Two RNAs folded together computationally: RNase P RNA and transfer RNA, 439 nucleotides in total.
It holds a member of the Rfam family "Bacterial RNase P class A". By type it is a ribozyme.
RNA sequence: AGGGCAGGUCGGGCCACCGCCUCGGCUGGGGCCGAGGAGGAAAGUCCGGGCUCCGCAGAGCAUGGUGCCGGGUAAUCCCCGGGGUUCGGGAAACCGGAUACAGACAGCGCCACAGAAAACAUACCACCUGGAGCACCCGCUUCUGGCGGGUGCCGAGGGCAAGGGUGAAAAGGCGGGGUAAGAGCCCACCGCCCGGAGGGCAACCUUCGGGGCACGGCAAGCCUCACCAGGAGCAAAGUCAAGCAGCGGAUGGGCCCGGCUCGGGCCGCAGCAUCCGCGGGUAGACUGCACGAUCCGGGGACGUGAGUCCUCGGACCAGAUAGAUGGUGGCCCUCGACAGAACCCGGCUUACAGGCCUGCCCUCUUU
RNA sequence: GGCGCCGUACCCAAGUGGUAAGGGAGAGGUCUGCAAAACCUUUAUACAUCGGUUCGAUUCCGAUCGGCGCCU
Numbered sequence: 001a002g003g004g005c006a007g008g009u010c011g012g013g014c015c016a017c018c019g020c021c022u023c024g025g026c027u028g029g030g031g032c033c034g035a036g037g038a039g040g041a042a043a044g045u046c047c048g049g050g051c052u053c054c055g056c057a058g059a060g061c062a063u064g065g066u067g068c069c070g071g072g073u074a075a076u077c078c079c080c081g082g083g084g085u086u087c088g089g090g091a092a093a094c095c096g097g098a099u100a101c102a103g104a105c106a107g108c109g110c111c112a113c114a115g116a117a118a119a120c121a122u123a124c125c126a127c128c129u130g131g132a133g134c135a136c137c138c139g140c141u142u143c144u145g146g147c148g149g150g151u152g153c154c155g156a157g158g159g160c161a162a163g164g165g166u167g168a169a170a171a172g173g174c175g176g177g178g179u180a181a182g183a184g185c186c187c188a189c190c191g192c193c194c195g196g197a198g199g200g201c202a203a204c205c206u207u208c209g210g211g212g213c214a215c216g217g218c219a220a221g222c223c224u225c226a227c228c229a230g231g232a233g234c235a236a237a238g239u240c241a242a243g244c245a246g247c248g249g250a251u252g253g254g255c256c257c258g259g260c261u262c263g264g265g266c267c268g269c270a271g272c273a274u275c276c277g278c279g280g281g282u283a284g285a286c287u288g289c290a291c292g293a294u295c296c297g298g299g300g301a302c303g304u305g306a307g308u309c310c311u312c313g314g315a316c317c318a319g320a321u322a323g324a325u326g327g328u329g330g331c332c333c334u335c336g337a338c339a340g341a342a343c344c345c346g347g348c349u350u351a352c353a354g355g356c357c358u359g360c361c362c363u364c365u366u367u
Numbered sequence: 368g369g370c371g372c373c374g375u376a377c378c379c380a381a382g383u384g385g386u387a388a389g390g391g392a393g394a395g396g397u398c399u400g401c402a403a404a405a406c407c408u409u410u411a412u413a414c415a416u417c418g419g420u421u422c423g424a425u426u427c428c429g430a431u432c433g434g435c436g437c438c439u
Stems, first nucleotide, its partner, number of pairs: 001363010012332007020037007039338001043349002046347005051233004063229005068082005083101001084099006102224002107222002109218003124164002127159003133153009172190002175187003191213001192211008237287004246278007253267005294315009333336001368438007377391003385422001393409005415431005
């Protein structure tokens, strides 16, 4: 100098003019002035919480979720630390990455094709044994025969599961002994299971003894175990409240009861007129709604760390309800990506041109 | 904005661990003077994309993309 990986951070800058939204001030009203105006992901809505309403005696079931252990947090499928497994590098020690990582001797289910057999094992080839039979050889003999032994062929039946072959997966692996051939049949090491001791909060690790091995895989199939979760979501919810309809009252009118007054009833097939009041509540308006588990910097204490606590200083002014951030011109540079709030916050995931910083590794050059 | 559901061929649509039914459309043929209808035959083409679990994924799980419905 170039390249790669990991982490962090920025993500065009300045000026002028015109325009949009919110707030404040002035103004009788047009309007004027001032201040402020998207993001690291505002996204996906995948988790968790705040907040609001509804429900709720207690416990359980169902349903959904989480799943090595410990810790952090308001909470989490998040974060931190540790363990196991696995991958890569390395002679090793070790380093780095990934990890949905409880339970398959509680039960059910599935394991296509191939293969003998896919789960209470089984036996195709091969191996060993081997009744009867056939052939040959040898020996004996009472000799056209009989008896005994051996070899070979065939092979009912039996033994065995080491080897071959199938498969993603084959009933512990490997070595030795052993055997008719073999086999955990026996033995050493490794693996597995059971028990003890030591270390660790725990996951787990180390070690000792015992068992010859019973126990294949799948739980991102049902399920079991442990833990968590009441439901809905700001279009939640609350306040004020036109108009229409309803109810009540007053005044006036009409009709009926009646001889008259008082009183009572009705207002009938679009249900009298005017006014007042009432409750629920629509349109509409307002609240919720932006100062909060907030952010930045410094110091101190605790902790390996995530983080927690205390203290000091500073910042925090988008907030609509058809929904505001844009356009033009000039200059500069590395020529500008993904993309835009809609109750708020903490995470995760996804998208993203390029620049800067830190750490590690590789290559080349110079000293 | 919030909540829920679904993506299988040109169209409709079954299948939910073992390489994917069926119908319409299309193509060819029979019939007809020519068509339509009917009948017969038929190839090719598909599990939205990526990753994971599994021996094996359309199916199970996660992420992404696209579409639909409900709530003032």